Background:
The RNA shown here (transfer RNA) has 73 nucleotides and comes from a Nanobdellota archaeon. It matches the Rfam family "tRNA". Rfam links the family to the GO term triplet codon-amino acid adaptor activity. The prediction has a mean pLDDT of 81.

RNA sequence: GCCUCAGUAGCUCAGAGGUUAGAGCACGACUUUCGUAAAGUCGGGGUCGAGGGUUCAACUCCCUUCUGAGGCU
Numbered sequence: 001g002c003c004u005c006a007g008u009a010g011c012u013c014a015g016a017g018g019u020u021a022g023a024g025c026a027c028g029a030c031u032u033u034c035g036u037a038a039a040g041u042c043g044g045g046g047u048c049g050a051g052g053g054u055u056c057a058a059c060u061c062c063c064u065u066c067u068g069a070g071g072c073u
Stems, first nucleotide, its partner, number of pairs: 001072007010025004018056001027043005049065005
């Protein structure tokens, strides 16, 4: 220098053009218990890496760019 993959909640990830962006764990409150743990219920938390484009509509498609991982020379 070139190619491929990934980037979404504090962490691990799902989502593959449409309706409210979700799960598990973690965090907070409550229930239960003499108490702790476990279990259960509810809740908070997101400029979907950044900018632009296509579209009635973009996390999703296209371009550029940043970061990380791998490969080739």